[in-house]
Context: one part of a larger RNA
RNA sequence: UGACGGGGGCCCGCACAAGCAGCGGAGCAUGUUGCUUAAUUCGAGGCAACGCGAAGAACCUUACCUGGGUUUGACAUGGUAGGAAAAGCCAUAGAGAUAUGGUGUCCUUUUGGGCCUAUCACAGGUGGUGCAUGGCUGUCGUCAGCUCGUGUCGUGAGAUGUUGGGUUAAGUCCCGCAACGAGCGCAACCCCCGUUGUUAGUUGCCAUCAGGUAAAGCUGGGCACUCUAGCGAGACUGCCGGUGACAAACCGGAGGAAGGUGGGGACGACGUCAAGUCAUCAUGCCCUUUAUGCCCUGGGCUACACACGUGUUACAAUGGCCGGGACAAUGUGAUGCAAACUCGCGAGAGUGAGCGAAUCACCAAACCCGGUCUCAGUUCGGAUCGCAGGCUGCAACUCGCCUGCGUGAAGUCGGAAUCGCUAGUAAACGCCGAUCAGCACGCGGCGUUGAAUACGUUCCCGGGCCUUGUACA
Numbered sequence: 001u002g003a004c005g006g007g008g009g010c011c012c013g014c015a016c017a018a019g020c021a022g023c024g025g026a027g028c029a030u031g032u033u034g035c036u037u038a039a040u041u042c043g044a045g046g047c048a049a050c051g052c053g054a055a056g057a058a059c060c061u062u063a064c065c066u067g068g069g070u071u072u073g074a075c076a077u078g079g080u081a082g083g084a085a086a087a088g089c090c091a092u093a094g095a096g097a098u099a100u101g102g103u104g105u106c107c108u109u110u111u112g113g114g115c116c117u118a119u120c121a122c123a124g125g126u127g128g129u130g131c132a133u134g135g136c137u138g139u140c141g142u143c144a145g146c147u148c149g150u151g152u153c154g155u156g157a158g159a160u161g162u163u164g165g166g167u168u169a170a171g172u173c174c175c176g177c178a179a180c181g182a183g184c185g186c187a188a189c190c191c192c193c194g195u196u197g198u199u200a201g202u203u204g205c206c207a208u209c210a211g212g213u214a215a216a217g218c219u220g221g222g223c224a225c226u227c228u229a230g231c232g233a234g235a236c237u238g239c240c241g242g243u244g245a246c247a248a249a250c251c252g253g254a255g256g257a258a259g260g261u262g263g264g265g266a267c268g269a270c271g272u273c274a275a276g277u278c279a280u281c282a283u284g285c286c287c288u289u290u291a292u293g294c295c296c297u298g299g300g301c302u303a304c305a306c307a308c309g310u311g312u313u314a315c316a317a318u319g320g321c322c323g324g325g326a327c328a329a330u331g332u333g334a335u336g337c338a339a340a341c342u343c344g345c346g347a348g349a350g351u352g353a354g355c356g357a358a359u360c361a362c363c364a365a366a367c368c369c370g371g372u373c374u375c376a377g378u379u380c381g382g383a384u385c386g387c388a389g390g391c392u393g394c395a396a397c398u399c400g401c402c403u404g405c406g407u408g409a410a411g412u413c414g415g416a417a418u419c420g421c422u423a424g425u426a427a428a429c430g431c432c433g434a435u436c437a438g439c440a441c442g443c444g445g446c447g448u449u450g451a452a453u454a455c456g457u458u459c460c461c462g463g464g465c466c467u468u469g470u471a472c473a
Base pairs, nucleotide, nucleotide: 001473002472003470004469005468007467008466009465010464011463012462013461015457016456019421020420022418026313027312028311029310030309031308032307034304042053043052064299065298067296068295069294070293073122077121078120079119080118081117082116083115088103089102090101091100092099093098106113107112124288125287127286128285129284133282134281135277136276137275138273140271145184146183147182148181149180150179151160152159153158164175165174166173190265191264192263193262195233196232197231198230199229200228201227204223205222206221209220210219211218236259239253240252241251242250243249315414319373320372321371322370323369324368325367331362332361333360336355337354341350342349343348380411385406386405387404388403389402390401391400427449428448429447430446431445432444433443
């Protein structure tokens, strides 16, 4: 000087408390350990691994295993020598890779390009080392800190500044002070939402006028309104009162769509964890080179006595089922989205208008109204299994999703323990998207309905500042 203390003081944070909904019990989904296996590829491991890399393992992917092949190689550049059969298509053998035969005869007009064969340099490696590295990332933590120059003090390590009195979300600001300044952080500048002016008016809108219908902005017309999206305005403790050191600031009020950082996002200081990643990529060194490379078939990554994490569906009447009625937003669409009609109980099929989309389509549910069930393992719950089908795809046995009929398991609110959340939040409800042929209970977004509670800081956890002790560095 740090770090640490079951030392002290001050102060924060869904840290506790006050509340609401969960997890831990059940079924299923998913990840992981373990066990198994020819293989169950690899990585991730307290917080900060475990619906994580994977935004999608039937083949492919794929790195693993079995078997079949191959050796200048699936891929790059170059040298030497030689060649005519480019690719593709067809046939035969084969599980295919591949092999053989046939067909085909490219570009430019040649010394050629491209292709093939032999050979030599070399290629290749998801082999090792993240404790050799770059890059990227997590984390403490959006915590308020971390430093420097000059000066001063100290023999020196170092201190001062950065401490103190107030204040703030903030090393935010004010005052004081052997300090005076400055940098990286904080804040602001950026984006979205909330009010409004203006410009613009189609594909959007419809107040007024006219036409028109079973109904409808449907048509003429209009650009008021809504909306769309450019440019502006607006909020600054600016105004008033009080408190305060006359300061910074705090409390209350006015006006205002909005008030003291208006709400949300992006943005992550010096550093810490030899944190994570050599399997995104890049890369030193090591290892491999008829194999640890490459091609292919089938299998595996989907196994299953268990154990854990994360989710999902429930245990019902604030509900289940049936009938009728209503209202979104974000997005996406040409190998696509598909209205309407027809067929089918249905998944879906057939036909197919329109739409490269403010024009057409995908397109809501909880909710509301009426009926029924009457507290039961039930008209709750839907696992499991059987049969019959649909879709995608070369192919759904291992191993996809969906539908119908039947079957109807556990489960009656969950021990110790534990998680999230302070407002358009939690909870509930559906919708869209990426990936994607197909496959979503995951992930990322979107809107609809919309709470309860916070006395307070004694305690638990994490953190900041000052101070104190130390045999620790």
This is a predicted structure of a 473-nucleotide part of an RNA (small-subunit ribosomal RNA, 3' major domain) from an uncultured Candidatus Melainabacteria bacterium. RNAcentral holds the full RNA, with entries from SILVA. The prediction has a mean pLDDT of 87.